[in-house]
A computed fold for a 350-nucleotide part of an RNA from a Dehalococcoidia bacterium, annotated as small-subunit ribosomal RNA, central domain.
Rfam family: Bacterial small subunit ribosomal RNA.

Context: one part of a larger RNA
Parts: sequence; structure tokens; C1' cells
RNA sequence: CUGGGCGUAAAGAGAGCGUAGGUGGUUCUUUAAGUCAGGUGUGAAAUCUUUUGGCUUAACCAGAAGGGGCCAUCUGAUACUGGGGGGCUUGAGGACAGCAGAAGAAAAUGGAAUUCCCAGUGUAGCGGUGAAAUGCAUUGAUAUUGGGAAGAACACCAGUGGCGAAGGCGAUUUUCUAGGUUGUUCCUGACACUGAGGCUCGAAAGCGUGGGGAGCGAAGCGGAUUAGAUACCCGCGUAGUCCACGCCUUAAACGGUGGACACUAGAUAUGGGAAGUAUCGACCCUUUUCGUGUCGAAGCUAACGCUUUAAGUGUCCCGCCUGGGAAGUACGGCCGCAAGGCUAAAACUU
Repeated sequence: CUGGGCGUAAAGAGAGCGUAGGUGGUUCUUUAAGUCAGGUGUGAAAUCUUUUGGCUUAACCAGAAGGGGCCAUCUGAUACUGGGGGGCUUGAGGACAGCAGAAGAAAAUGGAAUUCCCAGUGUAGCGGUGAAAUGCAUUGAUAUUGGGAAGAACACCAGUGGCGAAGGCGAUUUUCUAGGUUGUUCCUGACACUGAGGCUCGAAAGCGUGGGGAGCGAAGCGGAUUAGAUACCCGCGUAGUCCACGCCUUAAACGGUGGACACUAGAUAUGGGAAGUAUCGACCCUUUUCGUGUCGAAGCUAACGCUUUAAGUGUCCCGCCUGGGAAGUACGGCCGCAAGGCUAAAACUU
């Protein structure tokens, strides 16, 4: 290389959009590029297979026959694939009528709590711990009442719940934007799937500029603990956490499971919709559809387990793996303000 693989052994890119490419529903017609059949030519010799002969056999040598692959050309075949043309509606998209939602962006508003400031009441402690101490407090703390300010987060509802491609999203209201799903089967008529490069999004931490700073809190300081204690515990506390704009682009970015389509027993729970039944109406019940879970048959799996949300049975496309260490490192290149990221070896060793 081939082959075999990728939930946990090495291996699914963090996620999407999409270019080239690859693949592609159904029917009629045409073509004959692929495909198939036949003819002709070519396919050097040696080699290979079969056979005959020659060295005493064998290896070896010689003769004969055969085979193989490729190519060219001609004549046919037309099921399948491809090309041209015409249809169809089930895939896909649209229209109309509904529905649910922490989906995104911006603005405004709200209450509880916390801290601080002012004032009142009030007096000797408060706080903290395993126990303490540092700390705060007679310049009046803690507690309690009233007033004010600030920043951040939104108790209950809340759920195996919902939404989103992923990251993620949770007070309320308004505006703008996007997706999903149900019903009708009205329109277009294969417009589809995947997707190397590319582009966009991408938690937290971190970086730049300017704000903000209540609480928490890397670093730092102090108190304890301890043999020591650069920790765990306690008191403070800077960056940060928050906002705007711009970078960074990584995570156990996990379902450790790429995307799309089709098929293959069921049971049960739950969220959204529709129809039927029932009813005065609603609930209930039945059917159906789109999600989210648990269990389970066949099947699969090394086992664990998975099981219509597959890790089952198949098709298409992409990504990735090929003993351990050295190493996700060096060097080079690209990106970045930096931190660093992406790509990615070898010697040597076992």
C1' cells in the first nucleotide's frame, strides 16, 4: 500500500454555512461515452503454463502449442450508469392558517439580598474556628429602626421540562431578527445530500483602549495548623469577574458516538401540535406527527453495553487511526500585540 477500523483499546474536526469535487427520486424518448459481444491488427524475444526432444537424471538448453494484460479500429447489443430532450410528484422549497419556546440583539423598568454613607434607639462586646488568633469596636461597633447611594445576580415558578448548529440561553415589558413544528395539499418541479480548500460562530481564562467596581476573589499580606506548611481553615486584599469596542480560538468544546436518507417487535413516561370520540363546555379515551427520557426483542459487540434518538441492516459524502516513549515536541511556514495557536518530524530508545 492493501486490508481493517474510529462509545470505553490508536482514531469523529468544537460547531455551522458553503466553493470545487463525489453521489443522486420517478417516467418516456434519443444517443452510444462507460459497459457487454464479435471481427481484424497489435501485443518483440526471454520469462509463465502444457507438451515433445537433447545432455546418464535434475537444474539447464531447444522445438511446438497456449495463456495473459494494454491499445487501435470496425460491426453490433442497449438492461444499468453517463450525455441531450420532454413529462411527473413522493425528495426539497414555497404559499396560506395555527402553535410552543431561558433562540439572538437593543432599550426601558422592578423587587429581595449584600456592602457603604447619614440619622435615631442602645451598650460592651462583635466576628470567626475543631479550638483559637489576626480583624472590627467606648472617636460607640455588633443588633435594631428610618433615609440615601452603588454594583452585580435574578429566589419561588423549575421539571428525566423547553429553545438553539455548537458554544450556550432563566426577573418583567417593548421593539427588531432567526429557526422549528402542526394542518391544508394550493404552487414550483429534483431545485437534493455531502463537502477538500475557504468563510463565519465559538465557554472560561488571557490581552489592548476607555469606563465601572457592591459581593466574590488568582497574586500578595497577616493569623492559625504543622517537624516544616510557599497549602487545606480564618481575617484582609490587587488583577479579574461587569460594560463598550477590538483581539485571542482553546476545553473531559463529551452522548468521549460526523452529516444525510431508508428499513427493522414492543412497553412506559413526558413536552408541542392536529383529528376523532365524549361533553353544555373542559378533562378523559383513541389515532397521528415532531421532540425528550427510561426499559426491552431480534440483531450487533471483546465485554461493558447499544437497541426506531442504534453502537442493528444498507447507500452516499467528509474527517481521522496504523505499537509505546521521544512529542502534539524541534525545525520551517502561517496566524497573534503578547500569551500562545495551527500545521508537524527525526535521531535515539523500548